This is a predicted structure of a 376-nucleotide RNA (Bacterial RNase P class A) from a Polyangiaceae bacterium.
The coordinates come from a structure-prediction model, not an experiment, and the mean pLDDT is 77.
Rfam family: Bacterial RNase P class A. Rfam links the family to the GO terms ribonuclease P activity, dimeric ribonuclease P complex and tRNA processing. Rfam describes the family as follows. Ribonuclease P (RNase P) is a ubiquitous endoribonuclease, found in archaea, bacteria and eukarya as well as chloroplasts and mitochondria. The family's RNA type in Rfam is ribozyme.
The sequence was found by an Rfam model in a public genome assembly.
The organism belongs to Polyangiaceae, within Bacteria.
This record gives sequence, structure tokens and C1' cells, in this order.
RNA sequence: CAAGUUGGCUAGACGAUCGCGGCCGUGCUACUACUUGUGGUUCGGCUGAGGAAAGUCCGCACUCCAUAGAGCAUGAUGCCGGCUAACGGCCGGACGGGGUGACCCGAUGGCAAGUGCAACAGAGAGUAGAUUGUUUUGGUGAACGCCAAGGCGAGGGUGAAAGGGUGGUGUAAGAGACCACCGCUUCUUCGGUAACGCAGAAGGCAUGGCAAACCCCGCCCGGAGCAAGGUCAAGCAGAAAGAAUGGGGUGUCCCGCCUCUCUUUCGGGUAGACCGCUUGAGUGCUUUGGUAACAAAGCACCUAGAUGAAUGAUCAUCGCUGAAUAGUGGGUAACCAAUAUUCAGAACAGAACCCGGCUUAUUGACGCCUCAAUCC
Repeated sequence: CAAGUUGGCUAGACGAUCGCGGCCGUGCUACUACUUGUGGUUCGGCUGAGGAAAGUCCGCACUCCAUAGAGCAUGAUGCCGGCUAACGGCCGGACGGGGUGACCCGAUGGCAAGUGCAACAGAGAGUAGAUUGUUUUGGUGAACGCCAAGGCGAGGGUGAAAGGGUGGUGUAAGAGACCACCGCUUCUUCGGUAACGCAGAAGGCAUGGCAAACCCCGCCCGGAGCAAGGUCAAGCAGAAAGAAUGGGGUGUCCCGCCUCUCUUUCGGGUAGACCGCUUGAGUGCUUUGGUAACAAAGCACCUAGAUGAAUGAUCAUCGCUGAAUAGUGGGUAACCAAUAUUCAGAACAGAACCCGGCUUAUUGACGCCUCAAUCC
């Protein structure tokens, strides 16, 4: 210094003029249930979109079903330890994989419980294999070879994958047949809370791959959702068909319990106001504990609540980013830093019950670390 990895921060500041929503206060005014309440309005004060408000993917709180329950199934999850209200989240670690590296990723329990899948090729694809080949004996033959009876599965080939790997001994030729090392299985000492790891011993030289295949095992799980739900006001008009071996009761099926109405079609009326609705598993700072996620304590703060949907428009200065020009300073150099003038630009994007996560989109500067090149 280019590039990369990762971590948090940021999403302009200040002022003026005009215009909006909420809360509070003051004055005036209308109505009234009369010294109260509800509206309107002047003025004043405070306050008014995000890190993702997006996606609607998870979790919880909250609300209703509801005057019970049980079973089966479904769904999700899956190494170990911790955090959290909880989670499919986060932190730390183990193992495996990718990368030169900083780092990143992991759908990480079980294949001797059972069932199943792997086209084509190939002799053979799982308690899976022989007329490519190689070797022994006999016959034939000048030789290459050919015929018959055996051995092997090492070499070669097919394939994504072929009966552990490398090197030897041995054999007619071969092969864990045997041996050494590695790999694998079991056991043990030691370390670790644990997953697991180092080491040692014994052994089979074998139990192929796929469970993001069905399945088995462990753990968790009612459903629907603020368009939940509740209060006030207003307003009508019902008719037909079906069902008791019935209908209904907020996931399927079944048992059980409760209830007597329910289902479908046609037709009519209303759709206005209010609550829920913002003080929270809240935010900031400090101290202590912890590797960390995070926890505890203390102090301080209050920051939208709209309802066809408010937070906007204009101007100026400064700041930020980029480009060009000009000279200046530091340094041995590579290079670095600031100044002046001019021009241009400002990303992704808007609450609608709230919160904790995940995922996606995106501007700018900064820090740590890794590493190619260059200079000394």
C1' cells in the first nucleotide's frame, strides 16, 4: 500500500418561514344532565418512523374457543455444556469439511431391528463375481497358438461407488493366507463437567453407500388470531329443503363428555362511535461476576398511537463522499498528510397491538487480524 476476513458505529448537524398529528395548559365560545361534562377555536409548552419499520419464517406475552378428559396420529427438533420468558435463536467447546491464511460452513442420534433405493455400463452393486486375463497338468504343434480338466480374483476394464490402504513374506500363479505400519472394533490408564482426546493392550482383518429414504430412538408441541376480543348506538323480514342410525361443540381419526339445534340455498337491513392502543421480559450510563452469550445492583430518562391514514415544503451555512486543478509539508525511499478553488452527489427504504430472533436490501467512515506486491 492493493486485496481479503471479521467487529461494532452510522443513516447528517444547526437556523429561519409556512403547513400537519397527539398530549398538557390558558383564554373565548356552543350545548348541557348546571359551577359538571362534551365539542369548536386563539395562543403557548412538550413530542412525532427504522436498522432493517421489509419478509410473515419461528417463539412468547395477550385474547377467544372452554363447563372435562384419554388414546392414536401429525409437526418440528437431534454432538456436549451454558444463556434466555421462550425459540428452529445466541455463546463457548468437540468432531467433520472448505480456504495459503485471517476465518467460514455443518440437516452432527441409530444401517447387526426391519423394509427399500442406486438409471446405464459392467462378470458382479451386498451375506453381491467370471469364456477379458493369468497360472498348473495332459494332448497337439516348427512357432504364434488351439483343445480338455483344474487354480486365482492380485493386474487391466466398466462404473459415482467393486469385498480396507502402502510395503514385504509366501505361492504354480495369487490373496490379510501371514507380517510391519496406517485404518477399523472393543477394553483400560490418564486429561476433560461432557461431547471427546493422547497413550497402551487385545482382536476381526472385517459390518460398502444413502435415514435431506420409509423407519427406530430421545426431547418438545391443543387450535385460531388485534381483521383476536369487548362496550355503546342504529336497524329490519323472512322463506324453502335436509338431518334423531342426526346436528353442533377452533387441527385429523377414534373413545368419552356436554348440548338441542344445526347445515345448505334464496332474500332483506345495519355497517356509526369508543375501548383494546402504548410504562415495556423498556432505554441509557456505571459497578460487580462470567472466556462469552448474559445476570445482578445502583442512578437517570419517558421517546408516534394514526384510522384513507399525521411528521411535509422552501432557503441558507457547515459537515460527509467523489472528481479535477494548484502549489505546500514530512520521509533515505516506498509513500503519507493537510490546504485552496471549481463541479457533482447523497443508499435501502415508511409504523398500524407489542416484544425476542432469523432472513433479505443497502450508504459511509473506523478498528483488529490475514496476505500478494513494493521500499529500506